[in-house]
Context: one part of a larger RNA
Order: sequence, then C1' cells, then structure tokens
RNA sequence: GCCUACGAGUUACUCCUCACUAGCGAGGUUAAGAUUUUAAGAAUUGGAGCCGAAGCGAAAGCGAGUCUGAAAAUGGCGAUAGAGUUAGUGGGGGUAGACGCGAAACCUUGUGAUCUACCCAUGGUCAGGUUGAAGUCUCGGUAACACGAGAUGGAGGACCGAACUAAUUGACGUUGAAAAGUCUUUGGAUGAACUGUGGGUAGGGGUGAAAGGCCAAACAAACUGGGAAAUAGCUCGUACUCCCCGAAAUGCAUUUAGGUGCAGCCUUAUAGGAGUGUAAUAGAGGUAGAGCUACUGAUAGGACUAGGGGGUUUCAUCGCCUACCAAAUCCUGACAAACUCCGAAUGCUAUUACAUGCUCUAUAGGAGUGAGGCGUUGGGUGCUAAGGUCCAGCGCCGAGAGGGAAAGAACCCAGACCAUCAGCUAAGGUCCCCAAAUAUAUGCUAAGUUGAAAGAACGAGGUUUGUCUGCCCAGACAGCUAGGAUGUUGGCUUGGAAGCAGCCAUUCAUUUAAAGAGUGCGUAACAGCUCACUAGUCGAGCGAUUGUGCAUGGAUAAUAAUCGGGCAUAAACAUCAUACCGAAGCUAUGGAUUAUAUAUUUAUAUAUACUGGUAGGGGAGCAUUCUGUUCAGCGUAGAAGGUGUCUGGUGAUGGAUGCUGGAGCGGACAGAAAAGCAAAUGUAGGC
Repeated sequence: GCCUACGAGUUACUCCUCACUAGCGAGGUUAAGAUUUUAAGAAUUGGAGCCGAAGCGAAAGCGAGUCUGAAAAUGGCGAUAGAGUUAGUGGGGGUAGACGCGAAACCUUGUGAUCUACCCAUGGUCAGGUUGAAGUCUCGGUAACACGAGAUGGAGGACCGAACUAAUUGACGUUGAAAAGUCUUUGGAUGAACUGUGGGUAGGGGUGAAAGGCCAAACAAACUGGGAAAUAGCUCGUACUCCCCGAAAUGCAUUUAGGUGCAGCCUUAUAGGAGUGUAAUAGAGGUAGAGCUACUGAUAGGACUAGGGGGUUUCAUCGCCUACCAAAUCCUGACAAACUCCGAAUGCUAUUACAUGCUCUAUAGGAGUGAGGCGUUGGGUGCUAAGGUCCAGCGCCGAGAGGGAAAGAACCCAGACCAUCAGCUAAGGUCCCCAAAUAUAUGCUAAGUUGAAAGAACGAGGUUUGUCUGCCCAGACAGCUAGGAUGUUGGCUUGGAAGCAGCCAUUCAUUUAAAGAGUGCGUAACAGCUCACUAGUCGAGCGAUUGUGCAUGGAUAAUAAUCGGGCAUAAACAUCAUACCGAAGCUAUGGAUUAUAUAUUUAUAUAUACUGGUAGGGGAGCAUUCUGUUCAGCGUAGAAGGUGUCUGGUGAUGGAUGCUGGAGCGGACAGAAAAGCAAAUGUAGGC
C1' cells in the first nucleotide's frame, strides 16, 4: 500500500417544548399496590397524586380582579377573547461519558537501587621497565655542628608501557553484527585506582567532584493499578439512493476576537393578504457640481491707502521720500471633509394608475453562518503604492458546470432535469495546428511595427491627410554665371582696431540693377573667402505656420528564445457592409420530477411554469439482521454463498438464467434495530 472483518447522534428519565396520530373533553389521567389469568403478557380494580379550568401580591390576603397608594387618582400584571389532558411516534432541549477517537496533566494505593548515583560491610586485581626522596653507612670536613662526596636505601594522587579502566581524533556503521558498536588513534594505569559478592537511601523523594545528571534502553518529577469514558471553546473522522428549497462570512455584546448569546439571512408548517416594477403627482434632504464684496477660513497680482519699518530733516515737533511689511476698500484671478447665497442626478417616503403573480408579513418547529474573496463605482488610510487596509452601492466566486481570454476561482458570454450523428445564435472568431472568408470595399504602415495588455517626457526634412498664410510665366524656389561699390581706415578707444576685440551713433550720405558704416570665417593689423542685396540663365511650382493618422529613437532583469506555435507585408492596423463558424444559451423531437390550475375521478389527463448548488431544512424510497402474521411459499429434479450473462427501475437495487456449491431459504403486510464505510498518521488479520 491493497484486500477482508470491525469501526462513530445511542440508551435511560414521574423532566421541558413543538408537530402529527388516537381516546376523552371543562375536564383529562391514574402511580405503587391488590384481584383474576397467561407462554410472553393482559384484563379488572386502585383518584393518592399530576396537568388544566383565575389571577394579583413579598406576604397576610382579596378575587375578575389584584398590587402600589391617603386615594374612587395614576401605573403594573391579569379578565373580557374559552381547550385541555392522556398515550404513542417523530423533531429539538435538559441531566447523564451523550456522535467516535485523541492529550499534556492532577490526585491516590502500591512496585522498583539485579541498570545507574552515592554510601556501608567483606574479598580480589594491577606484566615489565625507568627515575632514585627521606633515612642509614663510609670518607672528607668542622672546636663541635653545619656542609660536601660516594655508597646503601626504595619514597612518589612520580615516569614509560600491557592486563584493566576510560572514551581524544578520524573513518566505517546509521532498515547496523550492535536500540551506542567496530577499526585507527588516544587518557589513566599504586591510586580521589579498578573490580566481585552482600547490604542501605524511593518519587516533590533519593543520589549527584553539579551535566537538571542518574533512579531498570524515554526523568524539569520513575513505573503500575485506581479516581476515569478526567477535561479538550482544539484537530481529525462520521458509512445507501432519489426529489424540493437553499444560506452566511453582517450588526450589537462578550476576560471577547478561530468561541458564544440576541438580531439578520435559509428551511418546514400554519394564518393573513400583501409584495415588486414602471409612469405621474406630492414630499423630506444639502451630496456631485458650482460659488464666495453670501458667511468662516485660506489665497496670487495690481490699484488706492490707515498703521508699522527704513531714509532725510528739526533743539523738539510739523514735514518729505520709499523697487520695504501691510489692515480696510476697489479691479482681475482662484481654494476648502469638518465654508455655503445656491444646488442636481440617483436613492428614500407616500398616493394614484397600469403591469406582474406568491415574490410579502406574522407566529411556531429545525438550522447553519458570525475567518470571506475578487472586479467595478463613490470615498477614508497609504506614496491618488500593494494580490495592502477600512467603509458604502452593484456584480461574480464562495456554493456555478458550459463557450471565449494559449494556460487562469472572480474578466467577457451564458445559469447544466435527461436523451438525440437536428437547427439558430452570444462572447469570440473564420491561412495551418483548429470549426468557419487565403472573402468584398476604401485607406494606412515598411517598423516583423504589429498579429496579448502596457510603454512616457523629450528628439527627428519617416510618411499620410487637413488648417492658415506668403512668393510665382511682369519668371518664383534651388543650382550656375556676374556684381556685391564710393565718402571711409565713420567717430572713439587702442601698441594696432581698416565692416567683423570693445564703446558711440541722426548706422548717415553718394553712385546704382543692387550692395549693411556690414551675416559668418579669417589677419598682429591689413589682405583674402563669404553672406544679405541685385542682374542674367533656367522654366513651374516653391516656402513658412499649425493640426491629425500610422511608423521611428528614447526601450534595461534575472533558467532559452518566441504573436499560444507555425508563420504572415497581410494572415498587421483603421473604417463600412456581408456570409459563415461558434456554448450544457435558444429552438426542434421524445421522456421524467416538482408546483399551480382545470377536468373527471380519487390517480389519471390536459395546460402553464419550474428542476446548478456547499453549510443547512424538508419529502419519498432501497438494502441488511431479527420478530410476528400470512402464502398449509421455494429447496438434493439442488437452498444460502461464489462467479458470469441477459433484463426491469431516475437511483439505492430487483428479477431471470449458465457454471460452481451442497442444506437450507424466501414473497407479502407489519414491527424492532449492535441497520449501509473510502478516508479517523483508525483497530485486527492476510498478502
């Protein structure tokens, strides 16, 4: 892991409540006990007691009233409105382990020191080698000691190193040979050494050269039995089918925030008669917008002008000036969630009309939910950040399948009762993958731009098409040829300044077709080149301005690239119109469920509508085991069980039959449950 078996809303009660069924009914009903009888059990008694028929008050008490109170007031609770009760079944609650499994823990009775910690008693063990303390002896030495040397001696938590003991390093092992080892290497190895045997200390206790270590392979409080099915607002699991309806993730409160109570939203029953949409009319209101010499506040520029600052003046005033600050006033401009002289659209309330047709409300039984999420619109917060967070309106997911968006909870289309090798469409598509246009028309793009979304400021004789305006056959624009002069080197400045370092200017005047006291380059300064301007040549359009479409640079991200791919110059983009494809949408044909209505008739027919669905509510069934009644059922001419085939039913499942099997089993109607397994790291067995 698979298979088989087992495995979770049960049972009890003088309890409470609701529904249904039955009996009796202003009443209903017996309990224990007794008597009779029986296979179980029943029948008859038994009225104690209980519930109801009357309440109010703390009570005495009074009573359709009563309490409060001084009250005949006021107010509270009642009556006036009549249905209960007993039993059974079912839904829910309560008390019990109370749907099942699951703690860590707590208390209590005992058992453990054969492991290990420490202690006590009594024993045992430590190859070999090295070093050579004290003491002693001899000699030297001393006045005598001291002291020195040599021997002897054999001390030491001494040295090296086996046994023994420990466990430093590395490797292996790590479903091991082993629930701590093996190999290598290493510490101690006469000592605070190691070790045998016997004994002692016990669980909030022991023991501890102290690590919270050890106390029988798991100790921050051992193990075993018991309290005990402790408790678990937590996790997991909770078993057959079909049909109808179908949520919530919100408000308030909570030692409350992942729990719960009440309300909201769902369902079932009963009762009632509303509900919704559109239009009109009548209302309340201060949002969007707008506005502000209409307030409060904020505010840019100017004018005007108090006040202040600065300057000047005076002995001091008075004055004067001011590209300083600035109230009020005026002009222009403009701001506000906590501004408003104003002021919508929606939404809300009410009435009427029309439409729709159970969508509405109340009461009672049963719930679940009370972690929501995304998109869009209006906002707060944040950075007008977030797949952020907090509200409000709507939609969707949640609980929603199908088609499209390559792929995707929420986006776009569209809400799946069943069947069909029928049709029409939606979004989206129609070259191939891939169903349908290599369709039509007119443009645009040359960048593979593009063919998914999304690219900015800024730049650019890319190109399309407009606006406005100027020049032009009396010859434009571009090119080419020629001129581009004189007073004069204008004046000043300067070392120089001659069109061209700089300053000044009445930047004049002359000759001209035209030519600046000079557009740029250049020189030390001149020179030189060039431009404006003019003529000629040429021969038809040429400039400037401002929009628009598409394209272009700007253009940078982390595993290899790409429109989903192939690819495409249209199969890109824009605009018009057509055809087709395309879904579980709609239609067609057949069938089913439910609801309502109408008919007959008590189960059918017709019509209409409906039939996605988690939590959850309601309804109807299938199967298993046992019991009762019945079929005076079936069975060795083959029961149950096993394994195939065919067949009925929407389904759970039923029937027929072949083979196997070898002795029991079923149909109908009722009743009762140890009554259905895929999951619980479920339990046991097998493989």
Molecule: large-subunit ribosomal RNA, domain II
Organism: Sulfuricurvum sp.